[in-house]
Context: one part of a larger RNA
Molecule: small-subunit ribosomal RNA, central domain
Organism: uncultured Rhodospirillales bacterium
RNA sequence: CUGGGCGUAAAGCGCGCGUAGGCGGCCUGUCAAGUUGGGCGUGAAAGCCCGGGGCUCAACCCCGGAAUUGCGUUCAAAACUGGCAAGCUAGAGACCGAGAGAGGUGAGUGGAAUUCCCAGUGUAGAGGUGAAAUUCGUAGAUAUUGGGAAGAACACCAGUGGCGAAGGCGGCUCACUGGCUCGGAACUGACGCUGAGGUGCGAAAGCGUGGGGAGCAAACAGGAUUAGAUACCCUGGUAGUCCACGCCGUAAACGAUGAGUGCUAGACGUCGGGUGGCAUGCCAUUCGGUGUCGCAGCUAACGCAUUAAGCACUCCGCCUGGGGAGUACGGCCGCAAGGCUAAAACUC
Numbered sequence: 001c002u003g004g005g006c007g008u009a010a011a012g013c014g015c016g017c018g019u020a021g022g023c024g025g026c027c028u029g030u031c032a033a034g035u036u037g038g039g040c041g042u043g044a045a046a047g048c049c050c051g052g053g054g055c056u057c058a059a060c061c062c063c064g065g066a067a068u069u070g071c072g073u074u075c076a077a078a079a080c081u082g083g084c085a086a087g088c089u090a091g092a093g094a095c096c097g098a099g100a101g102a103g104g105u106g107a108g109u110g111g112a113a114u115u116c117c118c119a120g121u122g123u124a125g126a127g128g129u130g131a132a133a134u135u136c137g138u139a140g141a142u143a144u145u146g147g148g149a150a151g152a153a154c155a156c157c158a159g160u161g162g163c164g165a166a167g168g169c170g171g172c173u174c175a176c177u178g179g180c181u182c183g184g185a186a187c188u189g190a191c192g193c194u195g196a197g198g199u200g201c202g203a204a205a206g207c208g209u210g211g212g213g214a215g216c217a218a219a220c221a222g223g224a225u226u227a228g229a230u231a232c233c234c235u236g237g238u239a240g241u242c243c244a245c246g247c248c249g250u251a252a253a254c255g256a257u258g259a260g261u262g263c264u265a266g267a268c269g270u271c272g273g274g275u276g277g278c279a280u281g282c283c284a285u286u287c288g289g290u291g292u293c294g295c296a297g298c299u300a301a302c303g304c305a306u307u308a309a310g311c312a313c314u315c316c317g318c319c320u321g322g323g324g325a326g327u328a329c330g331g332c333c334g335c336a337a338g339g340c341u342a343a344a345a346c347u348c
Base pairs, nucleotide, nucleotide: 003320004319005318006317007302008301012316014201015200016199017198021194022193023192025088026087028085029084030083031082033081034080035077036076037075038074039073040072041071042070049065050064051063052062053061054060091191092188093187095184096183097182098181099180103177104176105175106174107173108172109171110154114150115149116148117147118146119145120144121143125136126135162169163168206247207246208245209244210243211242215241216240220236221235222234223233258315259314260313261312262311263310266293267292268291269290270289271288272287273286274285275284276283277282278281297304298303321348322347323346330341331340332339333338
């Protein structure tokens, strides 16, 4: 390189947008670049291969042919690919009318709980555990009632429910805003798919500056446990968790399953919409999601099975025995932590 692969054996980039490139619907005409056929030129000789011949054979040598799968040129063909021109509507988009939703951003607001503060009642315990102790409490705790303050999170509803490309999103209200679905259709007319680079988003932790700090809680301290206990349990407790702005760019970022299109039995549930039937809350049907089971088929098996891991096509990414190692070196990025790219010796 070819090949074979990528749910779990090595292997799908965390997810978008998109440049180059690759690939691309139906119909007509045209060109003839790709494509196909013929001719001509060239493709040195030797060698290889085939047929014959010469040294007594062979090696070796000589003659002829074939081959040289290629390139150039010319004539022709026009199905397919491609270029150009004209058109179409099934892809895609726009438009009109409805609809669902924790989609995003900002502002405001509510109640429960927790902690703290003040006051009342009240008295000896409270707390915690397997059992205890550290701890709190006669300077009045725990409990209970009233008032106040603060921060954070939103019980029930809640659902293999919904929305989002992924990360993710959950009290309520308002404003701004993205996407999606259904129905209609008289608009555009292939405008599409993928996407190396690039660019943006990206949980938690962490970092910078400034705020905030109720609860929780790395580190830390103490009490237990234990042979020890730098743990598990308990009492405390600082970063942090929260907000604003700026970084970081990772994850079992998982469906461990890239994106798109078409095709290939069904059954049952559920969410959103449409149509029909009516007995007005059910049945049938259809489109789009989300699940369970299951045929064909696939699979090493497990399992997957119209939400494919089936049958095909297009484009991208990735793998190629284990360790060394996602490391060293170099480069790029970062304030740092570190990230991305990424070997070899050696060894089994």